[in-house]
Context: one part of a larger RNA
RNA sequence: CGAUGCUGAAGGAACUCGGCAAUUUGCCUCCGUAACUUCGGGAUAAGGGGGCCUCCUCCGCGGGCAACCGUGGGGGAGGGGCACAAAACAGGGGGUGGCGACUGUUUAUCAAAAACACAGGGCUCUGCGAAGCCGUAAGGCGACGUAUAGGGUCUGACGCCUGCCCGGUGCCGGAAGGUUAAGAGGAGAGGUGCAAGCUUUGAAUCGAAGCCCCGGUAAACGGCGGCCGUAACUAUAACGGUCCUAAGGUAGCGAAAUUCCUUGUCGGGUAAGUUCCGACCUGCACGAAUGGCGUAACGACUUCCCCGCUGUCUCCAGCAUCGACUCA
Numbered sequence: 001c002g003a004u005g006c007u008g009a010a011g012g013a014a015c016u017c018g019g020c021a022a023u024u025u026g027c028c029u030c031c032g033u034a035a036c037u038u039c040g041g042g043a044u045a046a047g048g049g050g051g052c053c054u055c056c057u058c059c060g061c062g063g064g065c066a067a068c069c070g071u072g073g074g075g076g077a078g079g080g081g082c083a084c085a086a087a088a089c090a091g092g093g094g095g096u097g098g099c100g101a102c103u104g105u106u107u108a109u110c111a112a113a114a115a116c117a118c119a120g121g122g123c124u125c126u127g128c129g130a131a132g133c134c135g136u137a138a139g140g141c142g143a144c145g146u147a148u149a150g151g152g153u154c155u156g157a158c159g160c161c162u163g164c165c166c167g168g169u170g171c172c173g174g175a176a177g178g179u180u181a182a183g184a185g186g187a188g189a190g191g192u193g194c195a196a197g198c199u200u201u202g203a204a205u206c207g208a209a210g211c212c213c214c215g216g217u218a219a220a221c222g223g224c225g226g227c228c229g230u231a232a233c234u235a236u237a238a239c240g241g242u243c244c245u246a247a248g249g250u251a252g253c254g255a256a257a258u259u260c261c262u263u264g265u266c267g268g269g270u271a272a273g274u275u276c277c278g279a280c281c282u283g284c285a286c287g288a289a290u291g292g293c294g295u296a297a298c299g300a301c302u303u304c305c306c307c308g309c310u311g312u313c314u315c316c317a318g319c320a321u322c323g324a325c326u327c328a
Base pairs, nucleotide, nucleotide: 001323002322003321004320005319006318007317008316010314011313014312019309027051028050029049030048031047036041038157052079053078054077055076056075057074058073059072060071061070062069063068080084092307093306094305095304097302098301099299100298104116105115120155121154122153123152124151125150126149132141133140134139158294159293160292161291163224164223165222168221169220170217171216172215173214174213177212178211179210183206184205188201189200190199191198192197225243226242227241228240229239252286253283264280265279266278267277268276
């Protein structure tokens, strides 16, 4: 000096990205227990008292003829110790926001999470020799199932909801029309031959699906405007004008896990707060199943605050063990 333990005056998070680490708490019993809530919870909430030994007394229960033996409970008085859940094992707590409903799952060996899954919801395909998948095939899975079933895909408990756009792309539908392959068709034309013929080429016309075209469809892929003016102070604009669009973002939320400017502004908390909480709305660049907004419970998730507690720190010290080191 390192590792692992133990102890510490006064202070008590001043440490630090951050209470990381280590304390505190811890069991039983009695009392007591808030907001909120899906009425189950929250809850061991929180916060308190007691716990060892002796004696007295009262009330039971079982056994016994009885003396008495065993056992449960209430009340009272005392005793000793540093310490009575005497050792070991054994929650610190509270408030608040975000995300995800939850229990689960995951990067074996740097990530356990707000990622995945999940019940629940939607769309879509599939009528059974099903669709889909594996296989060249036979065959198999689906399924010894049959639309309350099976596959695909998105969302993700629950509550309140889920607006507008079908112009583009996709998908679905459409006995017309346009285009269109092989093929059918052969008007003609060429080569050759005396010719019959052989051979090459070939216009019109008839030819599917597809595409064009006409519709539908957004819990399909996706999209959801600009400028100018206007009110008895000012400011602002319910109102008007104009251009463009398929349609111009509804409800709700909003400096947010999204806000660049930005440490926005105001309020709260602190002596002091780029974080946090509540508002405002000027949303660079939220927004409704790539779901929107809430939400009790839950979380080795994450933000901020408080109480308790402490060697995290002010500021370090001592001890123990094992190393390192020195000598052999």